About this RNA
Predicted 3D model of a 71-nucleotide RNA (transfer RNA) from a marine eukaryotic metagenome. Rfam family: tRNA. Rfam classes the family as a transfer RNA. The prediction has a mean pLDDT of 84. RNAcentral holds the sequence, with entries from MGnify.

RNA sequence: GGGGUGUAGCUCAGUUGGGAGAGCGCUACGUUCGCAACGUAAAGGUCGUCGGUUCGAUUCCGAUCAUCUCC
Numbered sequence: 001g002g003g004g005u006g007u008a009g010c011u012c013a014g015u016u017g018g019g020a021g022a023g024c025g026c027u028a029c030g031u032u033c034g035c036a037a038c039g040u041a042a043a044g045g046u047c048g049u050c051g052g053u054u055c056g057a058u059u060c061c062g063a064u065c066a067u068c069u070c071c
Base pairs, nucleotide, nucleotide: 001070002069003068004067005066006065009024010023011022012021018055027041028040029039030038048064049063050062051061052060
């Protein structure tokens, strides 16, 4: 210098710009003498950061940071 990836505690989805989600985990409750398992419910997010375009941006554009990879 070129390219890829940054979204919940973890692994990730979110494709033609408008409702932020799944599995696991955590918490509470139920079942049990207790644990596990199972069931129900809830919490948890400045979508890496800053700026731009737009009525509206996780999504499009630019810069920047971190990380992986190639030269």